[in-house]
Molecule: transfer RNA
Organism: soil metagenome
RNA sequence: AGGCGCGUAGCUCAGUGGCAGAGCACUGUCCUCACACGACAGGGGUCGGAGGUUCGAUUCCUUCAGCGCCUA
Repeated sequence: AGGCGCGUAGCUCAGUGGCAGAGCACUGUCCUCACACGACAGGGGUCGGAGGUUCGAUUCCUUCAGCGCCUA
């Protein structure tokens, strides 16, 4: 320098155009002498930044920055 991939909750990841979700973690209540397990309820997200397409973008396109891999 060129090519490919990744980014969504604290962590691991789903979501391929119309409401942002799961598991674990966290908080509260119940249970227990207490803890753990278990049951129920709850909080937590500017979906990496900026632009574009669209009635509508986490999703499609462009670009920037970051991380990883490959080639030279």